This is a predicted structure of a 394-nucleotide RNA (Bacterial RNase P class A) from an Alphaproteobacteria bacterium.
Order: sequence, then structure tokens, then C1' cells
RNA sequence: CCAGACGGUCGGAUGGCUGCGCGCGGGCAAUGGGGAAACCCGCCCGCGUGAGGAAAGUCCGGGCUCCACGGGAAUACGGUGCCGGUUAACGGCCGGCGGGGGUGACCCUAGGGAAAGUGCCACAGAAAGCAAACCGCCUGUCAGGGCUUCGGCCAUGGCGGGUAAGGGUGAAAGGGUGCGGUAAGAGCGCACCGCUCGGCUGGUAACAGCGGCGGCAUGGUAAACCCCACCGGGAGCAAGACCGAGUAGGGGCGGCAUAUGGUGUAUUUUCGCGCCGUCGCCCGGGUGGGUCGCGUGAGGCGUUCGGCAACGGGCGUCCCAGAUGAAUGGCCAUCUCCCGUCUUUGCUUCGGCGACGGCGGGGACAGAACCCGGCUUACAGACCGUCUGGCCUU
Repeated sequence: CCAGACGGUCGGAUGGCUGCGCGCGGGCAAUGGGGAAACCCGCCCGCGUGAGGAAAGUCCGGGCUCCACGGGAAUACGGUGCCGGUUAACGGCCGGCGGGGGUGACCCUAGGGAAAGUGCCACAGAAAGCAAACCGCCUGUCAGGGCUUCGGCCAUGGCGGGUAAGGGUGAAAGGGUGCGGUAAGAGCGCACCGCUCGGCUGGUAACAGCGGCGGCAUGGUAAACCCCACCGGGAGCAAGACCGAGUAGGGGCGGCAUAUGGUGUAUUUUCGCGCCGUCGCCCGGGUGGGUCGCGUGAGGCGUUCGGCAACGGGCGUCCCAGAUGAAUGGCCAUCUCCCGUCUUUGCUUCGGCGACGGCGGGGACAGAACCCGGCUUACAGACCGUCUGGCCUU
């Protein structure tokens, strides 16, 4: 210098003018205004403060709130799934192990159980689960043929047997390589590798290493059912608490009416009584409305200690948005960054490249709504650190 891996930071700056939300202070205004009430509030001036790394998706985990619930266990359903740690908790994070990829830094990994049972394995292929004989190889027999030193040998075809070495099919064909063995073959035998079983050593563990006996079986698939272990009550700030109208509806007391009708008084008729009616007063529940919930918190920053780290402890310091038709905006100037274009000093392999400067354009993704911890997704551009591979120079 080129190419790359990993981690982190920032997410335009300054000034002016003009708005908006919230808080505080001062002044003005009335025994004020709106409203039935609860409750809310104007105008002027000043000061302070006012989105994010993801506020997003609403995918996990928790706080908080209400509902349900005597305890334990089980079933169903859902989730998680190597080991250890961390945490309020997690499916997050950290460290490690196994497997896979990369020359490497490093990256990926739903990674328990397939000798409990069931299912599935398309197409191709002879055969896909009680494995299998298409080609090939070997062999028996029959037929005719060729050669012959007359002992046989060679090739072809039919019928039968052996064989999983070779070919071919497939994602996958019942361990792999080599030697021996055999008619040809085959863990049939042996060596090494792999696997299974049990042992020793190291490690908290996952697991690793070592040597040994047995022996080549138990094909794959569990983000298929299933089995095993562990975890899980439900709903969510439109949670929920409080204040509290008109009107509608409920209840109580009293007055009036009791005409017709309905209904009750265990059946029918008559009579009586109560209610359904209406007016007044009182009581309590809900809806619209209002207030709270609502920001001192698993809080931020700095430092120090423990730990490889995630994280935890101590000390110091700071208070940092709270709207509810929902504020956090708009314009201008200068600077900065990026892109395009023109041109100059310059370089040049004569194609071009271009510091500085001029002109033009642009500044991403996106915006709180109860709050935290994560994950995932979107993102113009800039910067920093550690490391890897290659080339060059000394």
C1' cells in the first nucleotide's frame, strides 16, 4: 500500500428571526371566565428543558395493575433442549465443548433420545428395510461352432447356482483403505482408521487423551408423531383507582288518582287490597366528562475493586420529555460532509488522474405515549481500536 475479519463511537455544528409542549418565577385581570358538577384556565415578560440508536416490529423476558386461586401431585396444552456461569427474568448475554466452513484473523451451528413404539424415505434404480442380482465376475449343465501337439483350449447362446469386490441409479445401497484368502467373492482372516462396550488419566461439567477386550451390529429422519428433563395461572395503562351530570334505568318515603285494561293474591266468579300511572324529595350503581396512574428508576455519567468475560460490589456526582387530536417545528446566514461538473499548479504509460478553487444538487433510517432488559429489522455518511493474508522498501 492492497484485500479482509472482529469490536466500538457518532448520527451535522454555530448564530439570528419566528412558533409549539411542559416546569418555575414576576407582573396584569376580576369575589374573573368555561362547566350542572368534578375539574380546567387567560394576557405580558423572563429563565430552564424538550425523541432514538433503533423511539420501529410488538417476537421473547420482567416490573406494575386487576381478576382467579387452600397446599401438593398428575393430565392436557404451549415453550425450552451440549456444559458451566451471569441475571429480577429470558428462548438474552458471557466463557467453554462437539460438529461444519475458511490459507488465516474468524464465521456458522434447534447440538437430549432412532436397541420404547408408530409413520415417512418422492424421482431414479434390479433392490429403500424381514434389503436387493440389472450389467459384470465365477461356476454347473445342454446345444451347435472354431482351433488343436488329441491332453484339451477359446468364444457364443439357453437353463440353473454362487457372489455386494467393480459398473450404473440415488440425498442415502448394511463400515473405509490395503494385504492375504477364494472358483469368483465376502470382516472370511489380519494391520491401520472409524464405531460399540467397559477401564484409567485430566477436567466442576460438556468432553478430551491413552492403552484394552469384544466385534462390524443399531441405514436416515424427532423445526414427523412420540419419549425424557426443565419452565409456564389469565388479561393488559383502552390495566386500574378516585371524582362525578343531563337523560335513561333501579330503590326508598310521601301526596294525588285508582276511569278502562293488565297482573298478583295456590283454581273459577264477584268484591276488596297491592303493583303497573303521575308529581315531589332522598339514596346508591354505570356511561359521556374530569383527575390520578405518569416518571428517583433492575436510572445515567465518572472512578475504583473482584472476575478471561457477561456481570457484580464500593465511592463520587447528576435529575435528564411527559403530550392525550397528541408539543419537540419552520425560514435565513456561515461552516462542515457527500455527489456531479468546470478549470488551474502538477503527474502521466498521452487514454486520462486531479490537491486548491468556482458552480449546481443533496444530508440517511425514522419519531416517545406505563416503564425496563433483550432479540430482530431499517439506516446517507464519518471516525476509532485490535487482528489476519499478500506485496514492496529498509
It was read from a public genome assembly, where an Rfam model found it. Its mean pLDDT, the model's own confidence on a scale to 100, is 76. Lineage of the source: Bacteria > Pseudomonadati > Pseudomonadota > Alphaproteobacteria.